[in-house]
RNA sequence: UACACAACUAUGCUUAAUCUUUGAUUUUUCAAAGUACGGAGGAACCAACUUUUUGGGGUGAAUCUACUAUUUUAAAAGUAGUAAGGAUGCCUUCGUCCUGAACCCGUCAGCUAACUCCGGAAGCAAAUAUUUUAAGGAAGG
Repeated sequence: UACACAACUAUGCUUAAUCUUUGAUUUUUCAAAGUACGGAGGAACCAACUUUUUGGGGUGAAUCUACUAUUUUAAAAGUAGUAAGGAUGCCUUCGUCCUGAACCCGUCAGCUAACUCCGGAAGCAAAUAUUUUAAGGAAGG
C1' cells in the first nucleotide's frame, strides 16, 4: 500500500443540549473539570406614568377563540379551529403529513454596558436507497 475477515450503525429527526479530559468501579455506570451551543438577572439613555391577589414573571413554536352536557354558578375535561412551529434524508417553493405541550420562579424582575448567576437534558425513526408529491437549482454517480 492492497486484499480478505470480524465487530460496530461512523445514518437520520425534535431540541440550546454536542464534544473532550481525568478519576472511581457499577466499565452499556457514576463523579468532577471543561466545551460547541443556549438562558436569566443587572446602569445611563429611552420607555412606562404607575394599577401592584383580578398577583406578577420566565423557558418554550406551543398563543388565542367558539361550542358542548351537567346546571345555582363555576372549574376541569372534550370537540372544532387559530397565532406560531416541525418533517418531507443537498437547497428553495408547491403539495402532503404532524405539533400547537409541559414545567419553573415565589410577591419579585421594562430595556440595559460593566458585572453576576444558571443550562449543556431527554425522546424518536427507518434499515434497499442522490431515503420517490412535484418543479427548478446545486453538487455528484

The prediction has a mean pLDDT of 78. A computed fold for a 141-nucleotide RNA from a Clostridiales bacterium, annotated as c-di-AMP riboswitch aptamer (ydaO/yuaA leader). The sequence was found by an Rfam model in a public genome assembly. NCBI's taxonomy places the organism under Bacteria, Bacillati, Bacillota, Clostridia, Eubacteriales.